Model confidence (mean pLDDT): 82 of 100. This is a predicted structure of a 72-nucleotide RNA (transfer RNA) from an Elusimicrobiota bacterium. It was read from a public genome assembly.
[in-house]
RNA sequence: GCCGAGGUAGCUCAAUGGCAGAGCAAUCGCUUCGUAAGCGAUAGGUUGUGGGUUCAACUCCCAUCCUCGGCU
Numbered sequence: 001g002c003c004g005a006g007g008u009a010g011c012u013c014a015a016u017g018g019c020a021g022a023g024c025a026a027u028c029g030c031u032u033c034g035u036a037a038g039c040g041a042u043a044g045g046u047u048g049u050g051g052g053u054u055c056a057a058c059u060c061c062c063a064u065c066c067u068c069g070g071c072u
Base pairs, nucleotide, nucleotide: 001071002070003069004068005067006066007065010024011023012022013021018055026042027041028040029039030038048064049063050062051061052060
């Protein structure tokens, strides 16, 4: 330099054009003599960045940054 995969909550990952979610973690509560476990609730997001298409974009298009793999 070329090709491919990926970037979404603190972590691991869903969501293939129509309200951004789950598990774990965090906070609060219930339970217990107390702790753990269990149960319930709450909070947490500029979907890497910047544009474009669309009534509507995590999703489609362009550019760009970063990570991984392959080729040279």